Small-subunit ribosomal RNA from a Desulfocucumaceae bacterium, 1505 nucleotides, folded computationally. RNAcentral holds the sequence, with entries from SILVA. It matches the Rfam family "Bacterial small subunit ribosomal RNA". Model confidence (mean pLDDT): 84 of 100. Lineage of the source: Bacteria > Bacillati > Bacillota > Clostridia > Desulfocucumaceae.

RNA sequence: AGAGUUUGAUCCUGGCUCAGGACGAACGCUGGCGGCGUGCCUAACACAUGCAAGUCGAACGGAGUUUAGAAGAAGUUUACUUUUUCGAAGACUUAGUGGCGGACGGGUGAGUAACGCGUGGAUAAUCUGCCCUUAAGACUGGGAUAACGCCGGGAAACUGGUGCUAAUACCGGAUACGCUUGUUGUUUCACAUGGAAUGACAAGGAAAGGAGCAAUCCGCUUUUGGAUGAGUCCGCGUCCCAUUAGUUAGUUGGCGGUGUAAGAGACCACCAAGACGACGAUGGGUAGCCGGCCUGAGAGGGCGAACGGCCACACUGGGACUGAGACACGGCCCAGACUCCUACGGGAGGCAGCAGUGGGGAAUCUUCCGCAAUGGGCGAAAGCCUGACGGAGCAACGCCGCGUGAGUGAUGAAGGUUUUCGGAUCGUAAAACUCUGUCUUUGGGAAAGAAGGAAGUGACGGUACCCAAAGAGGAAGCCCCGGCUAACUACGUGCCAGCAGCCGCGGUAAAACGUAGGGGGCGAGCGUUGUCCGGAAUUACUGGGCGUAAAGGGCGUGUAGGUGGUAUGAGAAGUCGAAAGUGAAAUGUCGGAGCUUAACUCCGGACUUGCUUUUGAAACCAUUAUACUUGAGGACAGGAGAGGGAAGCGGAAUUCCCAGUGUAGCGGUGAAAUGCGUAGAUAUUGGGAGGAACACCAGUGGCGAAAGCGGCUUCCUGGCCUGUAACUGACACUGAGGCGCGAAAGCGUGGGGAGCAAACAGGAUUAGAUACCCUGGUAGUCCACGCCGUAAACGAUGAGUGCUAAGUGUUGGAGGUAUCGACCCCUCCAGUGCUGUAGUUAACGCAAUAAGCACUCCGCCUGGGGAGUACGGUCGCAAGACUGAAACUCAAAGGAAUUGACGGGGGCCCGCACAAGCGGUGGAGCAUGUGGUUUAAUUCGACGCAACGCGAAGAACCUUACCAGGGAUUGACAUUGAGUGACCGUCUGUGAAAGCAGAUUUCCCUUCGGGGCACGAAAACAGGUGGUGCAUGGUUGUCGUCAGCUCGUGUCGUGAGAUGUUGGGUUAAGUCCCGCAACGAGCGCAACCCCUACAAGCAGUUGCCAGCACUUAGGGUGGGAACUCUGCUAGAACUGCCGUUGACAAAACGGAGGAAGGUGGGGAUGACGUCAAAUCAUCAUGCCCCUUAUACUCUGGGCUACACACGUGCUACAAUGGUAUGAACAAAGGGCAGCGACUUCGUGAGGAGAAGCGAAUCCCGUAAAACAUAUCGUAGUUCGGAUUGCAGGCUGCAACCCGCCUGCAUGAAGUCGGAAUCGCUAGUAAUCGCAGGUCAGCAUACUGCGGUGAAUACGUUCCCGGGCCUUGUACACACCGCCCGUCACACCACGAAAGUUGACAACACCCGAAGCCGGUGACUUAACCGCAAGGAGAGAGCCGUCUAAGGUGGGGUUGAUGAUUGGGGUGAAGUCGUAACAAGGUAGCCGUAUCGGAAGGUGCGGCUG
Repeated sequence: AGAGUUUGAUCCUGGCUCAGGACGAACGCUGGCGGCGUGCCUAACACAUGCAAGUCGAACGGAGUUUAGAAGAAGUUUACUUUUUCGAAGACUUAGUGGCGGACGGGUGAGUAACGCGUGGAUAAUCUGCCCUUAAGACUGGGAUAACGCCGGGAAACUGGUGCUAAUACCGGAUACGCUUGUUGUUUCACAUGGAAUGACAAGGAAAGGAGCAAUCCGCUUUUGGAUGAGUCCGCGUCCCAUUAGUUAGUUGGCGGUGUAAGAGACCACCAAGACGACGAUGGGUAGCCGGCCUGAGAGGGCGAACGGCCACACUGGGACUGAGACACGGCCCAGACUCCUACGGGAGGCAGCAGUGGGGAAUCUUCCGCAAUGGGCGAAAGCCUGACGGAGCAACGCCGCGUGAGUGAUGAAGGUUUUCGGAUCGUAAAACUCUGUCUUUGGGAAAGAAGGAAGUGACGGUACCCAAAGAGGAAGCCCCGGCUAACUACGUGCCAGCAGCCGCGGUAAAACGUAGGGGGCGAGCGUUGUCCGGAAUUACUGGGCGUAAAGGGCGUGUAGGUGGUAUGAGAAGUCGAAAGUGAAAUGUCGGAGCUUAACUCCGGACUUGCUUUUGAAACCAUUAUACUUGAGGACAGGAGAGGGAAGCGGAAUUCCCAGUGUAGCGGUGAAAUGCGUAGAUAUUGGGAGGAACACCAGUGGCGAAAGCGGCUUCCUGGCCUGUAACUGACACUGAGGCGCGAAAGCGUGGGGAGCAAACAGGAUUAGAUACCCUGGUAGUCCACGCCGUAAACGAUGAGUGCUAAGUGUUGGAGGUAUCGACCCCUCCAGUGCUGUAGUUAACGCAAUAAGCACUCCGCCUGGGGAGUACGGUCGCAAGACUGAAACUCAAAGGAAUUGACGGGGGCCCGCACAAGCGGUGGAGCAUGUGGUUUAAUUCGACGCAACGCGAAGAACCUUACCAGGGAUUGACAUUGAGUGACCGUCUGUGAAAGCAGAUUUCCCUUCGGGGCACGAAAACAGGUGGUGCAUGGUUGUCGUCAGCUCGUGUCGUGAGAUGUUGGGUUAAGUCCCGCAACGAGCGCAACCCCUACAAGCAGUUGCCAGCACUUAGGGUGGGAACUCUGCUAGAACUGCCGUUGACAAAACGGAGGAAGGUGGGGAUGACGUCAAAUCAUCAUGCCCCUUAUACUCUGGGCUACACACGUGCUACAAUGGUAUGAACAAAGGGCAGCGACUUCGUGAGGAGAAGCGAAUCCCGUAAAACAUAUCGUAGUUCGGAUUGCAGGCUGCAACCCGCCUGCAUGAAGUCGGAAUCGCUAGUAAUCGCAGGUCAGCAUACUGCGGUGAAUACGUUCCCGGGCCUUGUACACACCGCCCGUCACACCACGAAAGUUGACAACACCCGAAGCCGGUGACUUAACCGCAAGGAGAGAGCCGUCUAAGGUGGGGUUGAUGAUUGGGGUGAAGUCGUAACAAGGUAGCCGUAUCGGAAGGUGCGGCUG
C1' cells in the first nucleotide's frame, strides 16, 4: 500500500465483499511447563450457611472467677495436712451506663441528558471531629437513671411496675479585654452588595476528670491561625429524533419575611406580567461521567471491563433522628411486595461486602490461608478487630518466556500414495550409531520480603533459587490448498450429497463436495462466531459532488442570517506573541534500573494539542469616527418591443338557417361500411345568425422573472437599452422561513357553445381489438369570479461579481471617418446564434451566454428495489399536493463510449432473387426414401434451407448390426510360457444346420540352435455395429467461390478500440486508379493446373487414304505422312491496336483484325470463422459398461409389413403424337471366373457349338430422337400401360415370403392437375438415346457421354439471400433476443382493522401512614425560681399544612396481539395478451382527466432523452 465483483470488451460512477488490528469473550478440535495479569457483559433476580465493625476497666457503678490475708473446725506425725467461712484498694473477665468509631474501607451502575461529570473560576454567601499552632482557663453546687433486687405480662421477640446506685452521663450559679450579637466611631482595602483591622457602650455564653510514688502524661472548656475534608454558585464543553414547535402560574421579577453552616421562589404573604425557544425551548428515546482503552498516517470513529478521580444507589417508595459529617449498604420509623418463625395473639429479614446456592444465560472461579507485610478503627499501652489487604486454589481467558531433542546416517529400507509402469514422492525422514539434560522425576541445601538501638515476629513455604543423579526417556495439534491468498494429485459422488467471506463450485474425467497421499500457514494452540476501528476520499474539517451516472428549488420578491468597494484615525472583542497558574496519579512515549530474558515492575525526562490570569502588537476581520466615487441608485435627452390590463372595431374561413339554380349521388378509406341524400343532399349563387381563432408579414427575430405573449385602434401601466456625467455616497450580493406569480388538465357558481373533442355509440380491422382508421358525439375547450399549485415547469446547467485567444451572422442603440445622403468602412455598449484555441470533462461535449480560472450566499445528493409508498402532520370542496420512513430483498442498478448482431431504419451494389420466358412438381398409376402404425423383429443413423432415389456404387442366403430357436465359453481373431505330434482330408451315425459321436489316416522345413502347422488344459487376456459426436482425432456439410479475414510498424484515443480496410470512380472481385496519418505485408480474389475451342512443329500403328499401283471391291494390299485422328511440344488473347467518354487515371463503350475479345466455355481449387451442425455404425480413440454374455456360431424369419401422410422420381394423359415399314448420323466407356463375333435352334427371353481379343487391332454394338412412306382422326381411343391369369427363360445351394426377363391374354387410374412451389440465361433449358460403377442375378437411382436444340431478360419497385457504408438499440446465448402487467400457487416481512391486553409519564378528585414544622383548652412532669400555692421549661396526646403508597376518572404516549383486508418482495420451466427496447410495427416520455381483464388506450398542454 491494495484486491475481487456490473460488460462480449472498455472507461467512469457506485454499492457489496476480502486481506490488518483489537476483545472481560463464547463455541469446535487439541492440550507439556512457568511467570504476570484477568474472570456474571445476562436477572439492580431470589438467597440457605459462615464470616465482613468494633474497641476502651487508665470514664463509671456493678457482677463473676481468683488469691494475698483473716477467722474457725478436724486429723495427728505438734507444726504440718485437709476442710469451712469471711475476703481485698490485688489479678483476670465484661452484660450495662459513658466516650470514640459504625458518614472510612468494600460492592454495584438501577436511576440520572443534570452544574451529574470534565475543565477553569467564585465563596467579600460557608462549615470542618480527630491533627498542628496561638492565647486563656477548669471555681462552686444539685437532681436523676441503667445495670442490679423484687413483683408481673408474653410462645417468642421483647416488655411493665416498684426499690437502690455511679460517672469524663445530665443540670444550676460564678468567672471570661479573647468569642458571639446589637448600637456607634476611626483607619484601610476592594469587585456591585461590601471586607479587614482597631476602639467605645450594652447584652449573652465555658469546663471533667483519669493514670502514676512522683516527674509528668492523657483528656476537658473558650479562642487565633493552619492543614484536611465538605457545601454552594458561575463561564465553557457534554448522544439521537423537528414525523416533538411552541413551553411555563412559583412560572419570571420585585418588597418583606421564613429557613440554612451558607446565597437563592428553596419556601411563604403581597405586587407586577413576565421568562424560555429554529444559536432548537418543551417532549420522546438512549446513557452513569472522566483520566483513559481499541483503531487510525493524522483528523477522526467506537468503547467507558480491570486500575484511578467524581457521582448515584443499597429489597421498592417516603421520612426524619443522632452526629463535626448521613437523610446513613451490615442504624431507626412508616407504607408495599416477597421470604421465614408462630402457641395465630404476634414477631423476624434484606449478600449491588467475601466465599457460596438456586435461577437466567453462549458464558465468568474456592463456602481456602493469614493479619507476617501495607493501611484503617479503638486504646496511654499491651493489644483487640479488619473477607480492606497479603497470599494460595480453579480456568490456555489474555500477554510473555521455554520445551517436546541434537549430530551422523542412502540400499534412497519396509510401508503408504501416485505412475507415461521407466519411475516419482513421503525422505536424512525412519531404523542404526554417537551425544546433551532445558522442562520432568528423585535426593540434598535454601532465601530476601522484618522494620527504629537491641530482641522477638513469615500466611505464602521447605516456595523461588542452588547442587547432585537418572534416562530420549513423559510432552503436537489445528486450519487451509479455484481466484482474492501461501499451498495439487488420486479415488468416490454425479445440480445428488454437500461447500460458500465475495465471485461462485457440483448435471460421469470436480485442484471448489467427501476421503486419502502430498503440500502451505500458525503452533500449546488453531479455527469459527459475535462486536469495534481500519481499508471507506463510502458524510469528504483535513478530503467528495449535482448538463447526461444520485443530486439546481417551476419563477420571483424579500425577513433573519452569511458575505461585502476606496482612504485616514481610534480603541483592542477576534487574531498573533511573551510570562504565570493549572492541566492529579496511573496509562502512552523517550532514557535508565530490577526480576536469568520477556511480559511485568520501579526511577527520571518530555508530552498533556486545553482552560484561566497578566502584559504586549495592530497587518487583517469586526466595532466606531470622518471622508471618497469606481459598486448601486437617481436626474436629463433619446430608443426598440407579440411585456401586462381594459374597451371598441375588422376581414377571411368552418358550421347552421332562409331563398334560387340543379340532379343522383355525396362522404369516407389501404379497401370498405356506418352516416347524409329523391321529404332534393353534395355542388353553386344571394341573404342572414353565431362563436372561436387571427393567413401573408414571420426571422436559432423581439419582449417578459418564469409560466408565457401574435389582427387593428384608443386609454391605463411595468421593465429594459443607449448617451451625458451636474446629484446621493456602499445605500450592495445572496437569501432558511414568509409572501406573491405559476402551462395544461381538473373543481365550484353563473354565462356561452361555431369548430374540435376525453367518455360514449355505431362501422371497420383482427384470433380477439375495451386500440390505431372511419361516421357521429357529451363534458371540456371560450368569458367572469373563486380554487388547485403540479409538468421532460429543460439549457435536464441556482443567483451575483471579476478574469481568460480568435473568427463569423443577426437584433436595438451610440460614436468616428467620409458623403448630397448613416452607401460602404472602423470603434463601443446591450442582447441573441454558430465555429473554435487554451483549459476542463469518465466520455459525449462545454468553451466570454463556460461545464475554464476564482470568490460570496442559497438549494440538493450518498447503491438498486421496497417508494415518492405507509404512518403522522400541514394545505385543499374534491382530485390530490407538500413533508416523508422502516421491515424485507438483490449484488448489482447506472452513465458515456467501443466492437458486433439485429431493425416491419436509410443509401449503394450483387445473385435464375424478382421480373420476362421455357419446362416441371403439387392431381393419376407405379418405383423409391421418410414419418406413422403394426410386429417376435420390422437393426441403426440422418430431421428447415444444409434429413427424406441420404449412409446403401445395388437386403433371396451371405451382407446383418434385428427377432425366434439350437449350440459352444481362453473363445471366430492377436500375443506370451509349458506340454503333445499330428492336423487336414475321406467315410458312417444323428441333426434344420452348426455341431456332437465314431471309423480311417498318420506331418513338413532346418544352418540341428530351432521354426511352421495343429491339438488339449490353465492363465494373463481376446471380443463388443454396447453408451457418450455434449470428452475427442480425422473426415464432411453449410453460409459461399460470397469478397472478405487479419498482421507488423507508425499515428490517434485514459481505454475497449480506431486508422490502414473509410472517401471519389471502377470491377466478377479489398480488381485497379486517384485521394488520404498512414506505410507495408499475409491468408483469400486473380493467375499458375486439367479438359475444351485455333493453327503450327514432331511422331505415324492397331488409326487415316489426297495422289499412284494391285484388288476377291472390304484402306483389303503395296505404298503415302498430305487430310481426319491420336500423343507430345512450343504458340496464340494482352484492353495489345484505333476511336469516343472519363480526372491527362483506373476503366467503360464502339470498332478493326482474329478460331477465339474483354476472367472465351467448363472443372479442380473453399480465407478467418459460424452452426456444442453430421459421423464413436468407415476408421482411430479417452472414459464408462458386458465377460457361460451386450462376445462367438448355426438354421429359419425380419430389414420387402400397410387404414394413412410427405419428399424425390419414372410413365402418361396423346396427332409437334401412336403404330408399321424403310433407310442415316455419335461420343465416352467396359471386357479373361470376362466381352463374346459368327453358325444354328427358339415368336422371344434365351439355348447349343464357337473364331477373335488382356484390346485405337476382337467383342459389348443395330445408337435413339431426326428423316421418308403408310395408317390411325380426337375417342378413355391403334392414347395410356397399372393390375391379374397362363406358359416360359436366366442367375444362383436356394427365387414361397422376396429377383430380373420373355410370349400370349387382361387393359385400371389418367383427358394437363387447387392453394402453393421447383429448375434453367446458350450448345443452356427441353428432348433423345448410349455407356459405366456396384453386381452371381437385380437400376425409373447415381455417375458420365454424345445427338437434336429453343424462348426471354424492359429493368431493380417488390419477395429471398448476400456484400459495403451509415443510423438507432434497454440485444451480446446477440430478434428463435430482451421484456411489461393482471390472474393462479407457495413462502416472507409490512400497513389498515371491530377490538383485546400491557407499560409509561402527567392531570383532576378521594383517602392519607410515618415524620419535620406550626398550633394547642384539658393531661403528665426530678434538677431552675418560689416558704407554699404555683411558675418557667419539657413531654405525651390532639388539631392543622405538606406528603409516600393506595383508589376513582377521562384523556395522552408507546408496545404486543386481532377475524378480515391491502399493496409489496421472493420463487428453472403455469395462464392471458405483447405495453417498452429498431420508425418495436400507432415515435416515446412527463403532468392531468377519463375509460378498460391486464399490460394500457384516448383527450389537453409540454419535452426530445